The prediction has a mean pLDDT of 85. This is a predicted structure of an 87-nucleotide RNA (c-di-GMP-I riboswitch aptamer) from Oceanobacillus salinisoli. The source organism's lineage runs through Bacteria, Bacillati, Bacilli, Bacillaceae and Oceanobacillus.

RNA sequence: CAUUCAAAAAGGCAAAGUCGCUGAAAUGCGAUGACGCAAAGCCAACAGGCCUAAGGUAAUGCAUGCUAGGGCGGCUGGGUUACAGAA
Numbered sequence: 001c002a003u004u005c006a007a008a009a010a011g012g013c014a015a016a017g018u019c020g021c022u023g024a025a026a027u028g029c030g031a032u033g034a035c036g037c038a039a040a041g042c043c044a045a046c047a048g049g050c051c052u053a054a055g056g057u058a059a060u061g062c063a064u065g066c067u068a069g070g071g072c073g074g075c076u077g078g079g080u081u082a083c084a085g086a087a
Stems, first nucleotide, its partner, number of pairs: 005085001012037002017032005035074001041080003046077003049072003055067004
């Protein structure tokens, strides 16, 4: 110095719920709150998976199916950056 790892120290992020805003929705943002996380930092037109269906489309009788360049990185693989340094 690099990889692995998650001991120690310093810290970091923030699930569900609640309130407000936004959006057609899924979601997202802020406050509060901590389930958890060694990348729970970032990347969704790199691959897969999942959520929604405004618009479009099909059939039809009051409701349904299909469709993402709309979303989820705290779904997975992957890419990329990073504090500390015991075994």